[in-house]
Parts: sequence; structure tokens; C1' cells
RNA sequence: UCGUGCUAAGCGGGGAGUCUGCGGUUCCCUGUACCCGAAAACCGCAAUACGCGGGGCCGAAUUCCCUGCUCGCGGUGCGUUCUCUUCUCGGUUCAACAACCGUCUGCGGCGUCGAUGGACGGGCUCCGCGCAUCGGCAAGCGUCCGAACCGUGUCAGGGCCGGAAGGCAGCAGCACUAAGGGCGACUUCCCGAGUGCCGCGUGACUACCUGGCCGGAGUCGCAGGCGACUGCUUCCGGGGGGCGGCGCAUCAAAAGCAGGGUGCACGA
Repeated sequence: UCGUGCUAAGCGGGGAGUCUGCGGUUCCCUGUACCCGAAAACCGCAAUACGCGGGGCCGAAUUCCCUGCUCGCGGUGCGUUCUCUUCUCGGUUCAACAACCGUCUGCGGCGUCGAUGGACGGGCUCCGCGCAUCGGCAAGCGUCCGAACCGUGUCAGGGCCGGAAGGCAGCAGCACUAAGGGCGACUUCCCGAGUGCCGCGUGACUACCUGGCCGGAGUCGCAGGCGACUGCUUCCGGGGGGCGGCGCAUCAAAAGCAGGGUGCACGA
């Protein structure tokens, strides 16, 4: 140096999360990387931690291992008066908006054929109570049903005792009743109501309708101006959270480049 047969290694890596820590199962990135099995109150480990159990392929180099550089998917942390969004706190009448109140002006309606208002009635409406009606529960009362045996009465047949006379227990049937149940237009208590030409009330309501009385001139609606007050309004300010953007730090897949390292046996 060549040939043959083996072996170590390799047959993916990274971020987050979890964990005392490491690896795996989970989520995400990369992109192709042998198959099977189990794994989150989980599985295997201990800084010699970069999985566990079973099988397979390739194999000492273009293929395995290490170092450096370039580029850098993606993740994580921090910051941010960059945008959007959400929650919360405070202030605010100079302006705006909205509600309510006061006042003024204009227009219209009503008003000495008596306004607003005041005191007194009636109606309507509502509420409460009573009564009635309807419905329901329970009790009572009436009535009917109601016991294979373990209820009562009567007990055919049959049974038992007895020499007999007679006696005893007693099924079915029949009659009755208990517990329980059915029905009722009756009585009582309680509960309820899309019930009522009913009654009562110093009850509520004065919104509406209405009666007379007092009193004697305003009052109501709409529009506008001004003022006061309030604010899930406006405006201003502070704080917290979230998506995204930007900046910094950090880990870093894939790809590319350069350099280095790694066996054993036999034969020629």
C1' cells in the first nucleotide's frame, strides 16, 4: 500500500416549559433525520447526568469526532413619552354636549262668560279586610267494599276423645267487622285564585273626569338668550395590563468555509 473480517462512533439538532440539576415524553423552530414499546401527581439518570427496553443498517472516513469563522430560522429576558387596545384613579367649566331648575324675550292656545291657586266632595283606578264563588289538602259524618290460615259468629262434610250418652277443636261456605280503601250534592279547619254590577275603610293616588264654594289675573305649550347645578359627556393629567413595532442582551437550528483528530485481527 492492497484485500478480507470486525469494533468504537453514527443513524438529527435547537429554543421554551418542567426539574435541585441533566436527558426524554409536551409545545415551537429547523427540515428529512432507521423500526417497535412505555412515559406529567410521568419515565430514565447524578456534574462521569445530553434518556430507558427490544430489534436493524452502516462503519474507520466525502460518511464518525473536535476547534475556529461567516450567515443566521426561531425562542427567551429587559427597556421603550412608538402605535393600537383595555381597566382604573384624580381634576375640570374657558369652550362644547346632555338632563333638570330659575329668569328674560318672541309666537301661539286658554282666561273677568272667572286663569293659576286654596279648602271641600263625587267618580275612575289601586290596596287591605269581610262576604260570596271556584279549586285543593286534612279531619269529621254518611254510605259501600274489605281477612286462604294467623279476626268474630254459625260451622255442612270430615277429624279427635269416649263402650255409649255425649263432648272437643275446626276447614270450605254464609253473615259481620278490623286495618285499609272507594264514593258523597253534607259539616269544620287551613291554603289558593286571569273570580265578583257585593259590603266596609279619617286607607293609597291626586294622573284623569266631574260638582258647587273662596279668591280675583294670570296661566300653558313651543323656540331662542342668560344664569345655577349635576355628569357612564367633553377636555386634561396619573397608574396598571395586553397585541404589535423598535432597541439592547442572550441561547441558537439549517447552510457555507478553513484546520485538526480516531482503531483491532488475519493474509499478500
Molecule: Bacterial large signal recognition particle RNA
Organism: Armatimonadota bacterium